Glycine riboswitch aptamer from Litchfieldia stipae, 98 nucleotides, folded computationally. The RNAcentral record of the sequence draws on Rfam. It matches the Rfam family "Glycine riboswitch aptamer". Its family is annotated with glycine biosynthetic process in the Gene Ontology.
RNA sequence: AUGAUGACAAGGGGAGAGACUACUGAACCUAUGGUGGCGCCGAAGGAGCAAGCAAAGUAAUUUGUGAAUCUCUCAGGCAAAAAGACUCUUGUUUGACG
Numbered sequence: 001a002u003g004a005u006g007a008c009a010a011g012g013g014g015a016g017a018g019a020c021u022a023c024u025g026a027a028c029c030u031a032u033g034g035u036g037g038c039g040c041c042g043a044a045g046g047a048g049c050a051a052g053c054a055a056a057g058u059a060a061u062u063u064g065u066g067a068a069u070c071u072c073u074c075a076g077g078c079a080a081a082a083a084g085a086c087u088c089u090u091g092u093u094u095g096a097c098g
Stems, first nucleotide, its partner, number of pairs: 006093008018038001020037005039078003045074001046072003052065005
């Protein structure tokens, strides 16, 4: 400073998938709780890897590194609420190029 980028705070938006089932438990009434079973979802977190790059090898190839909203589904989730990647606005801060 017509302030890149990052961080934090507040507010807004924000998908998917059984309010499945057995048992249990409280009591004046009420189970959205707990344990198990089967089915399912991907957008907290976590894990996997393509090109490329690096190393070894004459080579084939091997090893390492390596992104995502992709893949997996460990964790999490499957009425509402909450959470929620990501995103928008505002504020504070940072201060790249010039």